Model confidence (mean pLDDT): 80 of 100. The RNA shown here (transfer RNA) has 75 nucleotides and comes from a Candidatus Omnitrophota bacterium. Its Rfam family is "tRNA". The family's RNA type in Rfam is transfer RNA. Rfam describes the family as follows. Transfer RNA (tRNA) molecules are approximately 80 nucleotides in length. NCBI's taxonomy places the organism under Bacteria, Pseudomonadati, Candidatus Omnitrophota. It was read from a public genome assembly.
């Protein structure tokens, strides 16, 4: 230079197949309850504008172009 694939909560991800009502799990953090007290349990709870930006649609995580960072392959 080219061709591909990956970015969604603090971490690991699902969800893209076929656009469709509210963006969700596990771990992780907070508050209480249990205990002398810790850990295990219970039980509520906060955290995203889905890497960025434009476009399509009545309607985008998702479809289209540009880009950013990551990685593999080729040259």
């Nucleotide at each position: 230079g080219g061709a591909c694939c990956c970015g969604u909560a603090g971490c690991u991800c699902a969800g893209u197949u076929u656009g469709g009502u509210u963006a969700g799990a596990g771990c992780a953090c907070u508050u209480c309850c249990u205990u002398g007290a810790c850990a295990u349990g219970g039980a509520a709870g906060g955290g995203g504008u889905c890497g960025g930006a434009a476009g399509u649609u009545c309607g985008a995580g998702u479809c289209u172009u540009c880009u950013c960072g990551g990685g593999u392959c080729c040259a």